RNAcentral holds the sequence, with entries from Rfam and Ribocentre. FMN riboswitch aptamer (RFN element) from Thermosinus carboxydivorans, 131 nucleotides, folded computationally.
RNA sequence: UGGGGCCUUUGGGGCUAGGUGAAAAAGAGUAAUCUUUUAAUUCCUGACCGGCGGUACAGCCCGCGAGCCAUUAUGGUUGAUCCGGUGAAAUUCCGGAGCCGACAGUAUAGUCUGGAUGGGAAAAGGCCGGC
Repeated sequence: UGGGGCCUUUGGGGCUAGGUGAAAAAGAGUAAUCUUUUAAUUCCUGACCGGCGGUACAGCCCGCGAGCCAUUAUGGUUGAUCCGGUGAAAUUCCGGAGCCGACAGUAUAGUCUGGAUGGGAAAAGGCCGGC
């Protein structure tokens, strides 16, 4: 100077809160039905969480990864933000009000269980080579 090769490590977080009780089981009754127990981290209320690169510091801007699909070196698909303030610059900071979150399982899931002690965007370090 370059970012070519090899190696090592790292690389996803979040309710045992309160309420209701579908369904199931047991008992009583001729029956209708009644009582009791268990019971949603998924429903309601509230709470909590936020991968990687870029950029004035980002879950909601521009890209990437993961998931899913395919004609599988790749391509497709893939959720969500506005207003005000400061400033040279911020949809990133501050103030306010909102919104989003794969697939399978299960009483309907961003938070439980599972694929996953997986994969990976990428990050850090070491060694070597060439000029």
RNAcentral records the identical sequence in 2 taxa.
The coordinates come from a structure-prediction model, not an experiment, and the mean pLDDT is 82.
It matches the Rfam family "FMN riboswitch aptamer (RFN element)". Its family is annotated with FMN binding in the Gene Ontology.
Taxonomically the source falls in Thermosinus (Bacteria, Bacillati, Bacillota, Sporomusaceae).